This is a predicted structure of an 80-nucleotide RNA (c-di-GMP-I riboswitch aptamer) from a Deltaproteobacteria bacterium. The sequence was found by an Rfam model in a public genome assembly. The source organism's lineage runs through Bacteria, Pseudomonadati, Myxococcota and Myxococcia.
[in-house]
């Protein structure tokens, strides 16, 4: 460098639930709290699921979700 990922170390993120506070929602912010993570760090580009329009249902548009998969970037630490 490229792979890999110890019952290493140092430090990290933080699921479910409570409360508060924004959104029609999906969801998302703070806080308490730790199921879990080695990118659970960023990016909705591909595919996925989830919401609102859409009378229904659908086409199409908008949106959410990076803790479903992929790919993309960057990035701690060093046993085998």
């Nucleotide at each position: 460098u490229a792979c890999c990922g110890a019952c290493a170390a140092a430090g990290g993120c933080a699921a479910a639930g409570c409360u508060g506070g924004a959104g029609c929602a999906a969801u998302c912010c703070a806080g308490c709290g730790a199921c879990g993570c080695a990118a659970a760090g960023c990016c909705a580009a591909g595919g996925g699921u989830c919401c609102c329009u859409g009378a229904a249902g659908g086409a199409a548009g908008g949106g959410a979700c990076a803790g479903c998969c992929u790919g993309g970037u960057u990035g701690c630490c060093g046993a085998a």